Small-subunit ribosomal RNA from a metagenome, 1483 nucleotides, folded computationally. It matches the Rfam family "Bacterial small subunit ribosomal RNA". Its family is annotated with structural constituent of ribosome and ribosome in the Gene Ontology.
RNA sequence: AGAGUUUGAUCCUGGCUCAGGACGAACGCUGGCGGCGUGCCUAACACAUGCAAGUCGAGCGAGAUCCAUCCGGUAGCAAUACUGGUGAAGAUCUAGCGGCGAACGGGUGAGUAACACGUGAGAAACCUGCCCCGAAGACCGGGAUAACCCGAGGAAACUCGGGCUAAUACCGGAUGUCCCCACCAGGUCACAUGUCCAGGUGAGGAAAUGCUCCGGCGCUUUGGGAGGGUCUCGCGGCCUAUCAGCUAGUUGGUGAGGUAAUGGCUCACCAAGGCAUCGACCGGUAGCUGGUCUGAGAGGACGAUCAGCCACACUGGGACUGAGACACGGCCCAGACUCCUACGGGAGGCAGCAGUGGGGAAUCUUGCGCAAUGGGCGAAAGCCUGACGCAGCAACGCCGCGUGGGGGAUGAAGGCUCUCGGGUCGUAAACCCCUUUCAGGAGGGACGAAAAUGACGGUACCUCCAGAAGAAGCCCCGGCCAACUACGUGCCAGCAGCCGCGGUAACACGUAGGGGGCGAGCGUUGUCCGGAUUUAUUGGGCGUAAAGAGCUCGUAGGCCGCUUGGUAAGUCGGGUGUGAAAUUUCGAGGCUCAACCUCGAAACGCCAUCCGAUACUGCUAUGGCUAGAGUCCGGUAGAGGAGUGUGGAAUUCCUGGUGUAGCGGUGAAAUGCGCAGAUAUCAGGAGGAACACCAACGGCGAAGGCAGCACUCUGGGCCGGUACUGACGCUGAGGAGCGAAAGCUGGGGAGCAAACAGGAUUAGAUACCCUGGUAGUCCACGCCGUAAACGAUGGGCACUAGGUGUGGGGCGCUGUCAACGCGCUCCGUGCCGAAGCUAACGCAUUAAGUGCCCCGCCUGGGGAGUACGGCCGCAAGGCUAAAACUCAAAGGAAUUGACGGGGGCCCGCACAAGCGGCGGAGCAUGUUGCUUAAUUCGAGGCAACGCGAAGAACCUUACCUGGGUUUGACAUGUAGGGAAAAGCCAUAGAGAUAUGGUGUCCUUUUGGGCCCUACACAGGUGGUGCAUGGCUGUCGUCAGCUCGUGUCGUGAGAUGUUUGGUUAAGUCCAGCAACGAGCGCAACCCUUAUCCUAUGUUGCCAGCGCGUAAUGGCGGGGACUCGUAGGAAACUGCCGGGGUCAACUCGGAGGAAGGUGGGGACGACGUCAAGUCAUCAUGCCCCUUAUGCCCAGGGCUGCAAACAUGCUACAAUGGCUGGUACAGCGGGCCGCUAGACCGUGAGGUCAUGCGAAUCCCACAAAGCCAGUCUCAGUUCGGAUUGGAGUCUGCAACUCGACUCCAUGAAGUCGGAGUCGCUAGUAAUCCCGGAUCAGCAACGCCGGGGUGAAUACGUUCCCGGGCCUUGUACACACCGCCCGUCACACCACGAAAGUCGGCAACACCCGAAGCCAGUGGCCCAACCCUUAGGGGAGGGAGCUGUCGAAGGUGGGGUCGGCGAUUGGGGUGAAGUCGGAACAAGGUA
Repeated sequence: AGAGUUUGAUCCUGGCUCAGGACGAACGCUGGCGGCGUGCCUAACACAUGCAAGUCGAGCGAGAUCCAUCCGGUAGCAAUACUGGUGAAGAUCUAGCGGCGAACGGGUGAGUAACACGUGAGAAACCUGCCCCGAAGACCGGGAUAACCCGAGGAAACUCGGGCUAAUACCGGAUGUCCCCACCAGGUCACAUGUCCAGGUGAGGAAAUGCUCCGGCGCUUUGGGAGGGUCUCGCGGCCUAUCAGCUAGUUGGUGAGGUAAUGGCUCACCAAGGCAUCGACCGGUAGCUGGUCUGAGAGGACGAUCAGCCACACUGGGACUGAGACACGGCCCAGACUCCUACGGGAGGCAGCAGUGGGGAAUCUUGCGCAAUGGGCGAAAGCCUGACGCAGCAACGCCGCGUGGGGGAUGAAGGCUCUCGGGUCGUAAACCCCUUUCAGGAGGGACGAAAAUGACGGUACCUCCAGAAGAAGCCCCGGCCAACUACGUGCCAGCAGCCGCGGUAACACGUAGGGGGCGAGCGUUGUCCGGAUUUAUUGGGCGUAAAGAGCUCGUAGGCCGCUUGGUAAGUCGGGUGUGAAAUUUCGAGGCUCAACCUCGAAACGCCAUCCGAUACUGCUAUGGCUAGAGUCCGGUAGAGGAGUGUGGAAUUCCUGGUGUAGCGGUGAAAUGCGCAGAUAUCAGGAGGAACACCAACGGCGAAGGCAGCACUCUGGGCCGGUACUGACGCUGAGGAGCGAAAGCUGGGGAGCAAACAGGAUUAGAUACCCUGGUAGUCCACGCCGUAAACGAUGGGCACUAGGUGUGGGGCGCUGUCAACGCGCUCCGUGCCGAAGCUAACGCAUUAAGUGCCCCGCCUGGGGAGUACGGCCGCAAGGCUAAAACUCAAAGGAAUUGACGGGGGCCCGCACAAGCGGCGGAGCAUGUUGCUUAAUUCGAGGCAACGCGAAGAACCUUACCUGGGUUUGACAUGUAGGGAAAAGCCAUAGAGAUAUGGUGUCCUUUUGGGCCCUACACAGGUGGUGCAUGGCUGUCGUCAGCUCGUGUCGUGAGAUGUUUGGUUAAGUCCAGCAACGAGCGCAACCCUUAUCCUAUGUUGCCAGCGCGUAAUGGCGGGGACUCGUAGGAAACUGCCGGGGUCAACUCGGAGGAAGGUGGGGACGACGUCAAGUCAUCAUGCCCCUUAUGCCCAGGGCUGCAAACAUGCUACAAUGGCUGGUACAGCGGGCCGCUAGACCGUGAGGUCAUGCGAAUCCCACAAAGCCAGUCUCAGUUCGGAUUGGAGUCUGCAACUCGACUCCAUGAAGUCGGAGUCGCUAGUAAUCCCGGAUCAGCAACGCCGGGGUGAAUACGUUCCCGGGCCUUGUACACACCGCCCGUCACACCACGAAAGUCGGCAACACCCGAAGCCAGUGGCCCAACCCUUAGGGGAGGGAGCUGUCGAAGGUGGGGUCGGCGAUUGGGGUGAAGUCGGAACAAGGUA
């Protein structure tokens, strides 16, 4: 620091996802040791049990125990033992009174959005026990009361009555340094009220002379300190505006009360204020901070452990005591809950430490000790201390250590893999040598402790002993991301963080081997930060990706020209204070290191305050200025706005005239109108609406928008002048106004025209087209407030090359003036373009460039501009505006293709022009379908269908039935064995086969060959052509397909290859940021057409001869034909026209041939997962007494039907009969066969030539010459059927061909549609060949004979090429894709209602308690007293204000459920249509 993922590819936008770090974690697998930390995040849920706050006898009385002494008893001689009583001094213990503590320490985070916290100030408005320093003092008295005793009640808790008693408990008086209050007058300081100091007068106010170990400790008043607390203020830190208004003690004043103290803190009265868009109030959430995690930082998230503050203690309320509490282990009341109960009453509060239940994914021992540190009490000893120190449990985290080290190649065995050679696990193991950390055993043994005292702990640590011994797993291996193979599975099982894997060869699933990573851990899940510049202050955007409000005015706010003085708030510099400690960083030190701990330093960005600076911002002098802005004067253009009037053309309607049969409408029609007179035409009239030409990327307006003409009223702009004001400016949250069309109300209504009706179209047509037609369009008053309200571009100011139009104004030059012309300038409106910007497209002085100011808006797609809420509206609806859920994208621009019922150019038997067919008939062949035991398999638009098949009766043959066989019909090898094999004959059998007989090979004598047995293996036309090779078809013989270098572009890519000509051609020429090159085209090859040369048999025969009935038959010849071989010839070479001085093209000459002469072979990059596993080859899978092999028979030939390709015809351009002429390619010895004879014939018999330029097949046919038939189902046509034969063959039944006789079907030229062909072509006529015993061949491949017609032309159909255009397609239009309906699931809204939470309000009730009043009842202290009592004072009780819980009520708000209902989302193949993407077929 980035990466993956939208596309065929690219760039951009944009989301999703990953790699990092962290954690109080949890879960899965695994687990050796130690150190240091950490450990209920959930139910502030409920708690059994134990412990967590006591202490002081040196404050007090009392009691208990011990005990000297003394008096007894028992036993004993006695000592003595046991025992009862007494009990000085003393010791110990304790319930109670009293004092101090219990307000600390410890826990938790429910509440709290607050002066709660943080930070900095203030208190001249305050309090402070214990502690420290200072000053002064403690005199005289008094009355009670617990304990205790007696009595009583109660189950208990506990309570009541009577009696006695003490104090450092309580009370009265005195004294008064001093404190406090009032008054008088003075000084001082200060930020207002005020503070401080000293003086005088008056009023009020203390104490425990207690305890003592005699050292002290205490008590009272007071001044100060330290530490602690309280109050006030500035600033700072959450979300929501779908919370916009809140507030009656509310805001302030006066007075009083209250408090330690200020204060509406409380009360009475008076005033009407106070807070809020700089976010009040309501709601939601939340303890705050130091800090922690992350991050480069700025930030973001969090607030466990440690530390500071706050709040709370079952829930709510309340006060008491006290220095301090409204009090966790105190009290009272109410409530809920739990427990005890004798039913009358009582008790309780783990959010202290352990522990239990519960909840939960989840969080520990009912441990030891006060030894240390700290706390309470005490004079002290000491006691208490679940604070704390330790130990235990838990890999929960961090850190450290170990599970051994060295050697060891036959690279062992074994595993895995393999191309069978090997490779790998792997020096790994075994084996040899060595070591002992940790754990284990034994011995010694601390620091922590300053005198004593050690829970930890026989711990740390040290020494010794034994033995490699006790100690390795987890995740991953398709990319991101480091690490690959095999088998299994077969869209199954499964994986998955994203992209995505799995449908028979899975590096992605599962297992194994191997490998990678980390390691006592490793993975997963969750959460946070990061990456994410994806909320952008640092550091983003808004023409088209999400995003400029429809426009203007304007409030608050923000920003603001030149200049002078002052000030110093911002700003800058320096000082001081503060910023707790811990944390962090750095430097040291201590545990063997580290984690951890200790010390020092830095930092802690802030705030407060003091001093200084004055450039900039602010403030100020109601300073100055004129360039911004405005006013004034003079001109000027305009569909700017409002109102009133008026004009002509046109449409329609009405009236009348003329006139007659149609009009109208469309792609074509029909509906409609018309003989009751339309349309057309003329005249007159009515009415409404809109204003042709001018008219224009012209004008005006803020936008919406504005168009005949005239008048009235009225807004704004521009230009010129430069007189005036003197910053008066810009923007603009809220707010206000304007705002197309449609819509709402009342009029009006010619034309047009939603809805609607009819006619067409159509499969349908609720549309497009036509005929009608109502709202509406028009006007008026008022609403609505939205548009692709668009330049998809907010407003203002300034700056930054130009060129060229156009609208408005001004100036200058030429000129006598005017018009024109030229130039300059200001404003507006267009186009083109530099720099620059942009993802690109594009923008470019009218910016999307460069800057400044202000506003609005955006943050993935869908859900959704929807729901709910609120506001507006008569309604329709508008504005504001979510979430659940779902997807891994959705998008922008550009690129290459493909496609278009887009365009341009061009080509092709593509159309057209022609000729002949097919489609109808019969037959043949192929195919589908059906049938069948089987009808083997393949081929499927063109490019399957007379195709594989150039030959299915058996064979072929792959299929079926049946019979057999299992190392096999065939190959190789090993081991063992054997006889001789094959062949021939006979028997059985359908045959294969079996049995018997016969038979006998070569050889170096090892054997070869043969057979049998066993094992490896053979075999398979079994599967996969979507695992493949090879071969082939097709686009297409179409002219294309690419590369190198350069250039352009961020890039995909482009350029070249485009353009203008030209060509059959990317053929060539010219031009050009291209220059070249390759594969294709063409040529080179074959054939054919002409000539020449050579040669001359089996070919030829002109001339010379011979010969025959006749024939090159013969001698000869090489002239000719022909064969063979070689060569020539054609190249736009020549002439003329056109053309760019070109390529080329047109015409001509010559020539056998002329512009590629004709034909063939030859098929670029690629496309179709095209075809073929059944030609062959081949991976994998499958079968192995069968899916192999052998045999017989059958089938492949089956026939309601359909299609394809052919043949023969339908006849007279013909049929038949007779005569007669002319080819070429080929084939031939198991062959072709002359000739003769026989047969009507197929053919047969005899026989001859030829392995072929020699002989044969072999008579070519159409043609020509005659004759006949005469238009008919025929003398056409030949199917079908009967009979008789021939040939091939082991065999013609299924199932051959041919012949003869007889029979004589359909068919009279073929619907829609469709095919071939452009010249020696079509058409027509025969001939040959392959395969082959024969043949279903009418097929196929060749050959020659005769031999046409037509092409104006490229509009249209089909296919193709190039350029261009659009695209939402890229599996590429056989594409993509929308909506309803049906089904399943999911979340959400509405809903009669129903249930609940929360906060507030009104009223009722009113506990405890404070306060107030009263106090007839009660009362020791003081006073009076006659001693009875009275007074002062206090209290119970009662009353009142306030007051929690509770009750009632109507509302608010939030949530749950809800029959039914609404849309939404998702789902493999459902239904209907076909809306969008191309002109998407109606843009």